The part of an RNA shown here (small-subunit ribosomal RNA, central domain) has 350 nucleotides and comes from an uncultured organism. Its mean pLDDT, the model's own confidence on a scale to 100, is 87.

[in-house]
Context: one part of a larger RNA
C1' cells in the first nucleotide's frame, strides 16, 4: 500500500449538530488542470529481458539490442472529471392552506390511595409467614367514622398505539416551544450528503450545595431458615428515591442491525392525512402520501432467519474488526470534586 468483514461468529461510536476533508442533479458556452495520443529530451553505469559470445558445462564474465517514468516540453484530442459563466426544476430549502401526537421547559390545578395527627365508636388482639418469631397493643392497638397535615405516583383511557435524533415521555388546564405529516407546485435556485476533529444532548446509580422526606428502601439491627445463611422469607431502617444549581457520562445506551440516495412482486393489521365514489349521512368501496407491525416472490444468508422498516441489488461518506488468555488492564496523556470515565500496550501463556 492492499484483502475480507461488522444482527447473533471479532466489529456500527449512546444520540444530534457542524467548520475542514471525501462525494455531488440536468443544460448550454468557454478553457484545458486531471485524462488521451504524437514529436522532442532526458530516464549513468550495474541490474532486469532478448540475441550473440567466452571460461569443458552452469553459476559467472563480455557484447548488441530492448523494456523501464505520479519526469520535462512542445503539439493535438475534449468523452468524463475539475474550473470560470450562462440557464433549469426533478435533489434540497422556503410561503401559502390544514392535520395528528405520553415531543420540551415554566405555571396552577384535581382525585384514589399509603404514612402520620386530632376526635367518635369500640375490645383483645393486631400483623406477617410454608409454619413461626422478632413487631405493634388494655399507656386502648387492628378494625370503622369524621376532621387535618404532608410527600410520591397518576389507576381506567391504554392499544403489537402515539411522539421524540437517542436517553425518553402517562392524571387535568393555561400560556411559551422544537420537529413531522398531507394538498397544491406559489418563490429561491443545486443551496445537496457524509462527516476525522470541535460542540451539544444523554436512564439509573453516584458526587457537591440547599430544600424536602409519605411510601419504597442499599447499608444496618433484629426474627426465622439452615451443617453454616455474610442470602432468598418475615419486622424495622440510614442514604438514596423527590426539588433547585452544579457535577458524573457510563449500560444487554439493542433492532445486540452508522447516516443518506436510487432501484427490486405481493397480501394482511393498525396509526394520520388528502383525493373519488354508494343522491346527503352512517357505513362501505376505492385512488395516493407518511407511519407501526405481522407474512412472504426473487435474493442473500452458515443457519435460524431477512426480505420496499432488508441482513436483496447498486453508490456516497464516516465508525470499527484481525485467534483465546493478560485487559479494557498497567504505564503515559487527559477529563472528575471523588467514584471513575476516555485513549491503550507488553512480556507471557495456550
Nucleotide at each position: 500500500c492492499u484483502g475480507g468483514g461488522c444482527g447473533u461468529a471479532a466489529a456500527g461510536a449512546g444520540c444530534g449538530u457542524u467548520g475542514a476533508g471525501g462525494c455531488g442533479g440536468u443544460u448550454c458556452c468557454g478553457u484545458a488542470a486531471g485524462u488521451u495520443g504524437g514529436g522532442c529530451g532526458u530516464g549513468a553505469a550495474a541490474g532486469c529481458c532478448c540475441c550473440g559470445g567466452g571460461c569443458u558445462u552452469a553459476a559467472c564474465c563480455c557484447g548488441g539490442g530492448g523494456a523501464g517514468g505520479u519526469c520535462g516540453u512542445u503539439c493535438a484530442a475534449u468523452a468524463c472529471u475539475g474550473c470560470g459563466g450562462g440557464a433549469c426544476u426533478u435533489g434540497a430549502g422556503g410561503g401559502c392552506a390544514g392535520c395528528a401526537g405520553a415531543g420540551g421547559g415554566a405555571g396552577g390545578c384535581g382525585g384514589a390511595a399509603u404514612u402520620c395527627c386530632c376526635g367518635g365508636u369500640g375490645u383483645a388482639g393486631c400483623g406477617g409467614u410454608g409454619a413461626a418469631a422478632u413487631g405493634c397493643g388494655u399507656a386502648g392497638a387492628u378494625a370503622u367514622c369524621a376532621a387535618g397535615a404532608g410527600g410520591a405516583a397518576c389507576g381506567c383511557c391504554a392499544g403489537a398505539g402515539g411522539c421524540g435524533a437517542a436517553g425518553g415521555c402517562g392524571a387535568c388546564u393555561c400560556g411559551c416551544u422544537g420537529g413531522g405529516c398531507c394538498u397544491g407546485a406559489c418563490c429561491u435556485g443545486a443551496c445537496g450528503c457524509u462527516g476525522a476533529g470541535g460542540u451539544g444532548c444523554g436512564a439509573a446509580a453516584g458526587c457537591c450545595a440547599g430544600g424536602g422526606g409519605a411510601g419504597c428502601g442499599a447499608a444496618c439491627g433484629g426474627g426465622a431458615u439452615u451443617a453454616g445463611a455474610u442470602a432468598c422469607c418475615c419486622c424495622g431502617g440510614u442514604a438514596g428515591u423527590c426539588c433547585u444549581g452544579g457535577c458524573c457520562c457510563u449500560a444487554a445506551a439493542c433492532g445486540a442491525u452508522g447516516u443518506c440516495c436510487a432501484c427490486u412482486a405481493g397480501g394482511u393489521c393498525g396509526g394520520u392525512g388528502a383525493g373519488g365514489u354508494u343522491c346527503u349521512a352512517a357505513u362501505g368501496c376505492u385512488u395516493u402520501g407518511c407511519u407501526g407491525g405481522c407474512c412472504g416472490a426473487a435474493a442473500c444468508a452458515a443457519a435460524a432467519g431477512c426480505g420496499u422498516u432488508a441482513a436483496g441489488u447498486g453508490g456516497a461518506c464516516c465508525g470499527c474488526c484481525u485467534g483465546g488468555g493478560g485487559a479494557g488492564u498497567a504505564c503515559g496523556g487527559u477529563c472528575g470534586c471523588a467514584a471513575g470515565g476516555c485513549u491503550a500496550a507488553a512480556a507471557c501463556u495456550c

It matches the Rfam family "Bacterial small subunit ribosomal RNA". The RNAcentral record of the full RNA draws on ENA, Greengenes and SILVA.